[in-house]
This is a predicted structure of a 98-nucleotide RNA (c-di-GMP-I riboswitch aptamer) from Isachenkonia alkalipeptolytica.

RNA sequence: UUUUGAUAAAGGCAAACUCAUCGAAAGAUGAAGACGCAAAGUCAAGAGUCUACGGUGUAACCCUCUUUUCGUUACACUAGGAUCGUCCGACUGCCAAG
Numbered sequence: 001u002u003u004u005g006a007u008a009a010a011g012g013c014a015a016a017c018u019c020a021u022c023g024a025a026a027g028a029u030g031a032a033g034a035c036g037c038a039a040a041g042u043c044a045a046g047a048g049u050c051u052a053c054g055g056u057g058u059a060a061c062c063c064u065c066u067u068u069u070c071g072u073u074a075c076a077c078u079a080g081g082a083u084c085g086u087c088c089g090a091c092u093g094c095c096a097a098g
């Protein structure tokens, strides 16, 4: 330097659930807690997945002499939002063996 490796040693991280806070939500952060992880360290680069505040469209409702607009509700689509403990990629890293 490179390859392999958790049934070695020293260690590390922390799923679900609960509480608090932020957020429209997905989710995030902190505390407690351990399902698991040889990169479950960092990065939102490429994909996949999740959410839909906002935007667009449709329908119904409301108002009305009639019609339209505005408004309300429902549905559908859409990341600019999220996810690195979904895959993949980039960078960095402890120990052991070859």
Stems, first nucleotide, its partner, number of pairs: 002098004012037002018031005035085001041091003046087002048083003054078008
The coordinates come from a structure-prediction model, not an experiment, and the mean pLDDT is 85. It matches the Rfam family "c-di-GMP-I riboswitch aptamer". Gene Ontology term of the family: cyclic-di-GMP binding. Rfam's curators write: GEMM was predicted in a large-scale screen for bacterial structured RNA regulatory elements.